[in-house]
Context: one part of a larger RNA
RNA sequence: UGACGGGGGCCCGCACAAGCGGUGGAGCAUGUGGUUCAAUUCGACGCAACGCGAAGAACCUUACCUGGGCUAGACAACGGCGGACCGUCCUAGAAAUAGGAUUUUCCCUUCGGGGACUGCCGGUUCAGGUGCUGCAUGGCUGUCGUCAGCUCGUGCCGUGAGGUGUUGGGUUAAGUCCCGCAACGAGCGCAACCCCUGUCCUUAGUUGAAUCAUCUAGGGAGACUGCCGGGCGAAACCCGGAGGAAGGUGGGGAUGACGUCAAGUCCGCAUGCCCUUUAUAUCCAGGGCUACACACACGCUACAAUGGCCGGUACAACGGGUUCCGACACGGCGACGUGAAGGCAAUCCCUAAAAGCCGGUCUCAGUUCGGAUUGCAGGCUGCAACUCGCCUGCAUGAAGUCGGAGUUGCUAGUAAACGCUGGUCAGCACACAGCGUUGAAUACGUUCCCGGGCCUUGCACA
Numbered sequence: 001u002g003a004c005g006g007g008g009g010c011c012c013g014c015a016c017a018a019g020c021g022g023u024g025g026a027g028c029a030u031g032u033g034g035u036u037c038a039a040u041u042c043g044a045c046g047c048a049a050c051g052c053g054a055a056g057a058a059c060c061u062u063a064c065c066u067g068g069g070c071u072a073g074a075c076a077a078c079g080g081c082g083g084a085c086c087g088u089c090c091u092a093g094a095a096a097u098a099g100g101a102u103u104u105u106c107c108c109u110u111c112g113g114g115g116a117c118u119g120c121c122g123g124u125u126c127a128g129g130u131g132c133u134g135c136a137u138g139g140c141u142g143u144c145g146u147c148a149g150c151u152c153g154u155g156c157c158g159u160g161a162g163g164u165g166u167u168g169g170g171u172u173a174a175g176u177c178c179c180g181c182a183a184c185g186a187g188c189g190c191a192a193c194c195c196c197u198g199u200c201c202u203u204a205g206u207u208g209a210a211u212c213a214u215c216u217a218g219g220g221a222g223a224c225u226g227c228c229g230g231g232c233g234a235a236a237c238c239c240g241g242a243g244g245a246a247g248g249u250g251g252g253g254a255u256g257a258c259g260u261c262a263a264g265u266c267c268g269c270a271u272g273c274c275c276u277u278u279a280u281a282u283c284c285a286g287g288g289c290u291a292c293a294c295a296c297a298c299g300c301u302a303c304a305a306u307g308g309c310c311g312g313u314a315c316a317a318c319g320g321g322u323u324c325c326g327a328c329a330c331g332g333c334g335a336c337g338u339g340a341a342g343g344c345a346a347u348c349c350c351u352a353a354a355a356g357c358c359g360g361u362c363u364c365a366g367u368u369c370g371g372a373u374u375g376c377a378g379g380c381u382g383c384a385a386c387u388c389g390c391c392u393g394c395a396u397g398a399a400g401u402c403g404g405a406g407u408u409g410c411u412a413g414u415a416a417a418c419g420c421u422g423g424u425c426a427g428c429a430c431a432c433a434g435c436g437u438u439g440a441a442u443a444c445g446u447u448c449c450c451g452g453g454c455c456u457u458g459c460a461c462a
Stems, first nucleotide, its partner, number of pairs: 001462002004458002007456007015446002019410005026301003030297004034292002042053002064287006073126001078122006087102006106115003128276002131274001133272001137270002139265003142261001144259001149188006155164003168179003194253004199221007224247001227241005303403001307362007319350003324343002328339004369400001374395007416438007
């Protein structure tokens, strides 16, 4: 000087408390451990691994296993020879591949040739490696933490490590500002500048509206403790009030200081060293990543009457659409099929929003709750749904009657409840990222638990 203390003081945070809803019990879905396996590819492991990389494993992906091939190689450069390439068909084969048939005369040209594409041959400099090392690295990321801190120049103090400034008195969300002070200044952070949203004015407008308003997208105004009162030190600032759509950072986002964890990633990419080179490279088929006595984690659905079922009826926003969205009509109980208008979209479509409201029924039961599981019959995508997809109909109708110790989220348009959209995507969403609809309760307070900031004290630690 730091770090640490079941030392002290001050302060903050859904940290506790006050509340509301979960989780931990059940079934299922997903991830992980374990076990199993020829293989169940690999990574991630307290917070900060475990619906994580993966914004989507039937083949592909795919890195794993079994088997069949190949060795200048699937991919790049060089030399030689040939041919346009592509396409179609036959034979063997699981395919890769091997053999054969057929069609086809690329572009430029100074007519010498050159270029792209493709087949064969060649050998050496080589290619290749999701092989190892994240404790050799770059880049990127998580975390403490959007916490208020971290430093520098000169001066001064100290033999020196170092201190001072940055401490003190107030104040703030804030090292924010004020006052004081051997310090005076400055930098990175804070704040502001950026985006969305809430009010008004104005300009313009088709596909929107019907000339207002709304909407869309441009410009501007507005909020600054500006005004008043009180408190404080004639300060910073705090409390109350007015006006105002909005009041003291209006709400939300983006933005993450010096550093910490040899944190994570060599399997995104890049890259040193090491290793491999008829194999640890590469092609193909099939299998596996989907296994299942079990354990844990994030979730979904429930256990019902504030409900289930049936009928009627109302109101969104964000978005997406040409290998696409598909109205409408017809067929089908339905998933869906057939035909097909419009739409490259403020025009057409996805699009039905759902909870809600109105009426009816059920009457407290393992039930008209709950839907797991299983059987049969179908639909869709796709070469192909056996391993291993999603959906529909009929039948079946498991556990479960609100969950121990414990543990978790949330302070307002929030929690909770409800649906909708999107990315990935042929198909596959209970996940993720967004969107709107309905819309609470509680906060006395800081003694205690957890994390953090400043000052101080102890110290056998560095």
The part of an RNA shown here (small-subunit ribosomal RNA, 3' major domain) has 462 nucleotides and comes from an uncultured bacterium. The full RNA is in RNAcentral, with records from ENA. Its mean pLDDT, the model's own confidence on a scale to 100, is 84.